A computed fold for a 95-nucleotide RNA, annotated as c-di-GMP-I-GGC riboswitch aptamer. The coordinates come from a structure-prediction model, not an experiment, and the mean pLDDT is 83. The sequence was found by an Rfam model in a public genome assembly.
RNA sequence: CUCGAUAAAGGCAAACCCCGAGUAAUCGGGGGGCGCAAAACCGCGGGUCCUUCUUCGCCCCGAGGGGCUUCGAAGAGACAGCCGGGUUGCCGAAG
Repeated sequence: CUCGAUAAAGGCAAACCCCGAGUAAUCGGGGGGCGCAAAACCGCGGGUCCUUCUUCGCCCCGAGGGGCUUCGAAGAGACAGCCGGGUUGCCGAAG
């Protein structure tokens, strides 16, 4: 360096429940513990999810308003415990 043990010391924390934030995806705090050697950090590529708002599109009508996100997309947003990538990092047997 690679690697990851029925090792030691510690660490994180899924579902679910409670409180709070958000239109939502989801997030923060507490409980909880399925799991995790990067389940630490970064939305950079892909993917998935969301639709308050913006743009375009589509539809309706009495013409400048209304509606549509399984019956539209992009922007914006969310997920780092979906897969890659980047940065940092505890411990130490065997090979």